The RNA shown here (ZMP/ZTP riboswitch aptamer (pfl RNA motif)) has 82 nucleotides and comes from a Bacillota bacterium.
Model confidence (mean pLDDT): 77 of 100.
NCBI's taxonomy places the organism under Bacteria, Bacillati, Bacillota.
Rfam family: ZMP/ZTP riboswitch aptamer (pfl RNA motif). On this family, see Jones and Ferre-D'Amare, Nat Struct Mol Biol 2015: "Recognition of the bacterial alarmone ZMP through long-distance association of two RNA subdomains".
It was read from a public genome assembly, where an Rfam model found it.
Of the family's consensus pairs, 100% are formed in the model.
[in-house]
RNA sequence: ACGAUGAUACGGAACUGGCGGAUAAGUGGAAUUAACCACAUGAACCAUAUCAUCAUUGCAGUCGACCGCCUGGGCAAAGAGA
Numbered sequence: 001a002c003g004a005u006g007a008u009a010c011g012g013a014a015c016u017g018g019c020g021g022a023u024a025a026g027u028g029g030a031a032u033u034a035a036c037c038a039c040a041u042g043a044a045c046c047a048u049a050u051c052a053u054c055a056u057u058g059c060a061g062u063c064g065a066c067c068g069c070c071u072g073g074g075c076a077a078a079g080a081g082a
Base pairs, nucleotide, nucleotide: 003054004053005052006051007050008049009048011046012045015042017070018069019068020067021066026039027038028037029036061075062074063073
C1' cells in the first nucleotide's frame, strides 16, 4: 500500500405481491386467465469517511412484521463467455 471482518456517521438502494389465521401488520384502486398500480413502511445490499481487529483464515447464503398455503423477484457468492 492492498485486502477481509466488525462498529459508527452520511448518501444511494433493488425487492417490497395474493389468500387464510384476523371484523387487526398501512391507505386507496384493480386482478383469480390474477398475485399488480400509487403513496407509506421495512429493507438485504452498494459507496465514502473514521476507528478497531486480522494477515489469506473462516462462512455459502441473505432480503420484504409472525405462522400456513401460493406467486414473482433482488443482492451476494461461485462458474463460463465478451